[in-house]
Formats: sequence, C1' cells, structure tokens
RNA sequence: UCCCGAUAAAGGCAAACCCGCCGAAAGGCAGGGACGCAAAGCUACGGGUCUACCGCACCCGGCCAGUGGCCGGGGCCAGGAUCGCCGGGCUGCCGAA
Repeated sequence: UCCCGAUAAAGGCAAACCCGCCGAAAGGCAGGGACGCAAAGCUACGGGUCUACCGCACCCGGCCAGUGGCCGGGGCCAGGAUCGCCGGGCUGCCGAA
C1' cells in the first nucleotide's frame, strides 16, 4: 500500500414518528428523535422501484349541440424522485485476526 472488518479506540451518520417549510405528488430541506449503518460519505452512470402536474384522445359517465368540443373518473406516460433497493465510479477514519 492492497485485501479484509474486531465485544478494539476515536469519532461519524441518522430510520420510523412529531413539527415547520417547499412540491401536483413521489419526495426533499430544517429541528427534535434513534431503527439501524464499516462507507447509511459523494455521484442518478446502469438496472429496479415510486409519483404523474403537463401530455396522450385509449375506456366509462355527463353537458353543449352536430360529426366535434368541454368536464369528472380511469388507463398510459419521466424531463420528476429514490444512493438507507442493487450494482458501477470517486473519496475516506482506525488497524486486531
């Protein structure tokens, strides 16, 4: 130095939940709080998962009335989100077996 990860040492982060703010939502930020985490540090690069404002005119119902338009519900949809879902990339404390 690399692999590896201890009932070591010094520390670190912070789930659920509560409260405030942002957002259409998923979710994020801040405070409290600790389920846990050897990268639970950073990165949305690959996959998975979540949401669907906008969009699609596909389905159902209704209205206006004429071969269409509008409204409500549903379906589809990522340019949104999730790194504490998995993998990749970058960086990092300590040093037993």
Predicted 3D model of a 97-nucleotide RNA (c-di-GMP-I riboswitch aptamer) from Symbiobacterium thermophilum. It was read from a public genome assembly, where an Rfam model found it. Taxonomically the source falls in Symbiobacterium (Bacteria, Bacillati, Clostridia, Symbiobacteriaceae). Its mean pLDDT, the model's own confidence on a scale to 100, is 87.